[in-house]
Molecule: Bacterial RNase P class A
Organism: Candidatus Dormiibacterota bacterium
RNA sequence: CGAGUCGGCAAGGUGACCGCGGCGGGAGCGAUCCCGUCGAGGAAAGUCCGAGCUCCGUAGAGCAGAGUGCCGGGUAACACCCGGCGGGCGUGAGCCCAGGGAAAGUGCCACAGAAAAUACACAGCCUCGGCGUAAGCCGGGGUGAAGGUGAAAUGGUGGAGGUAAGAGCCCACCGGCGACCGGGAGACCGGCCGGCCUGGUAAACCCCACUCGGAGCAAGACCUAAAGGAGGACGCCAAGGCUGCUCGCCAAGUCCUCGGGUUGGUCGCUGGAGGCGCCGGGUAACCGGCGCCGUAGAUAGAUGGUCACCACCCCAAGGCCUUUACCGCCUAGGGGUACAGAACUCGGCUUACCGCCGGUCUCGCCAC
Numbered sequence: 001c002g003a004g005u006c007g008g009c010a011a012g013g014u015g016a017c018c019g020c021g022g023c024g025g026g027a028g029c030g031a032u033c034c035c036g037u038c039g040a041g042g043a044a045a046g047u048c049c050g051a052g053c054u055c056c057g058u059a060g061a062g063c064a065g066a067g068u069g070c071c072g073g074g075u076a077a078c079a080c081c082c083g084g085c086g087g088g089c090g091u092g093a094g095c096c097c098a099g100g101g102a103a104a105g106u107g108c109c110a111c112a113g114a115a116a117a118u119a120c121a122c123a124g125c126c127u128c129g130g131c132g133u134a135a136g137c138c139g140g141g142g143u144g145a146a147g148g149u150g151a152a153a154u155g156g157u158g159g160a161g162g163u164a165a166g167a168g169c170c171c172a173c174c175g176g177c178g179a180c181c182g183g184g185a186g187a188c189c190g191g192c193c194g195g196c197c198u199g200g201u202a203a204a205c206c207c208c209a210c211u212c213g214g215a216g217c218a219a220g221a222c223c224u225a226a227a228g229g230a231g232g233a234c235g236c237c238a239a240g241g242c243u244g245c246u247c248g249c250c251a252a253g254u255c256c257u258c259g260g261g262u263u264g265g266u267c268g269c270u271g272g273a274g275g276c277g278c279c280g281g282g283u284a285a286c287c288g289g290c291g292c293c294g295u296a297g298a299u300a301g302a303u304g305g306u307c308a309c310c311a312c313c314c315c316a317a318g319g320c321c322u323u324u325a326c327c328g329c330c331u332a333g334g335g336g337u338a339c340a341g342a343a344c345u346c347g348g349c350u351u352a353c354c355g356c357c358g359g360u361c362u363c364g365c366c367a368c
Stems, first nucleotide, its partner, number of pairs: 001364004005359005012310007020039008041339001045350002048348005053216004065212005070084005085099001086097004100207002105205002107201003122147001124143008155174005161169001175197002177194002180191004220267004229258006240250003274293008311337005317331004
């Protein structure tokens, strides 16, 4: 210098004008106006996990269903985080893992290949019998992993061991499994012994262990106009029905009470597992103590727009330096400053995205 890796920071600033929402104060009968003050994020996003909160449900047990799955710790909790273990990838810093069981059972394994699993036997090798002068042909038996295929072939590599030919048949090393011994809190690691050697696949069914009620702030609570509804009172002077008349009953109507609940209002609503700083504990996640701070709350949904100057970045031109070029510096000019917008609130994860900085981090090249 280049490439990479890990971690961190910020998310343009100031002013003027126009405009919006909350709160406080003032003016006005009111509509509204004036003043002051506050007014998005690191992801407010996806709504994927875990909680708080609210309502409904709920004897107990079982089945079904869903989720999780190495060990230890953190946390209100988690599928998150931290530290380890094991495996994989990378030259490396480092990154990734849904990481129990395939010897309970079932399913699946394209193409190619003889065969993709109760293994099988295409070509080959060996052997026996028959036929044949012979080459060879026919039939029976033995053989097991390359001769080729495949992502994967019955553990792997090697053996002038063994055999008729072969093969864990035997031997050495490596891998797996199992027993024993040692270490570790544990996952696990190391040693030693035993040929014990069994295809892959469980975010396929399944088995094992553990966990699990449902719906969600349009939750839910309160207030309330009207209609329809229920109950009660009146229903008189001229007025409805039973009935021509009287009484009575019913109905219309009026009033009162209850009830009802408009996508009306208020609450829920933002002080919460809160933020920042210092000290202490811990490898860390995190925890404890002390101090300080007050920081959106709309409801068709406010938090915006324009201009000027500055800051940063990019492009192109000119100049300075230089033998030239590159680099660097200066200056007219032009362009750009992402992703994205709270809606009950937190803790995470994931995704989107402009730029800057750092490392007793890594690799490569060059110079001394």